The prediction has a mean pLDDT of 88. c-di-GMP-I riboswitch aptamer from a Gammaproteobacteria bacterium, 85 nucleotides, folded computationally. Its Rfam family is "c-di-GMP-I riboswitch aptamer". About the family: GEMM was predicted in a large-scale screen for bacterial structured RNA regulatory elements. Rfam links the family to the GO term cyclic-di-GMP binding. NCBI's taxonomy places the organism under Bacteria, Pseudomonadati, Pseudomonadota, Gammaproteobacteria.
RNA sequence: CGUUGACAAAGGCACCGCUUCCGAAAGGAAGCUUCGCAAAGCUACCGGUCUACGGUUUUCGAACUACGACAGCGGGGUUACCAAC
Numbered sequence: 001c002g003u004u005g006a007c008a009a010a011g012g013c014a015c016c017g018c019u020u021c022c023g024a025a026a027g028g029a030a031g032c033u034u035c036g037c038a039a040a041g042c043u044a045c046c047g048g049u050c051u052a053c054g055g056u057u058u059u060c061g062a063a064c065u066a067c068g069a070c071a072g073c074g075g076g077g078u079u080a081c082c083a084a085c
Stems, first nucleotide, its partner, number of pairs: 002085004012037002017032006035072001041078003045075003048070003054065004
């Protein structure tokens, strides 16, 4: 430096849920919690998924639409502890 994640060791993050706040919503933030995670660190570049304030359409039931969101959906980029090779 690269690959791998068996054996460990030190740790780290924090699902669902609850409370408060922001948001039209999806969702996000803080606190508690701890399902799990070897990148479940960061990043919206690609695919996918979610929402639809607004816009368009409408048979007035709704349908479509991202400039919004999801990194714990997958890929990519980037940073990183330990151990083995």